Transfer RNA from a Candidatus Woesearchaeota archaeon, 75 nucleotides, folded computationally. Rfam family: tRNA. About the family: Transfer RNA (tRNA) molecules are approximately 80 nucleotides in length. The sequence is in RNAcentral, with records from ENA. The source organism's lineage runs through Archaea, Nanobdellati and Candidatus Woesearchaeota.

RNA sequence: GCCUCUGUAGCAUAGCUCGGUCAAUGCACCACUUUCGUAAAGUGGAAACCGCAGGUUCAAAUCCUGCCAGGGGCU
Numbered sequence: 001g002c003c004u005c006u007g008u009a010g011c012a013u014a015g016c017u018c019g020g021u022c023a024a025u026g027c028a029c030c031a032c033u034u035u036c037g038u039a040a041a042g043u044g045g046a047a048a049c050c051g052c053a054g055g056u057u058c059a060a061a062u063c064c065u066g067c068c069a070g071g072g073g074c075u
Stems, first nucleotide, its partner, number of pairs: 001074007010027004020058001029045005051067005
């Protein structure tokens, strides 16, 4: 230098193929119930607008382009 994969709540992932309701699940976190108290259990809640910047579109996490970071491969 070239090819390829990955980047989404604090953490781990799904959703991308085939664009379409306020982006889902588990753990963690907060509040409440329960308990003498803690843990466990139950109920409820907050938290990401999707690596960054553009483009296409009525509409983009999803499609296109260029960058950034990480993994793998090739000369």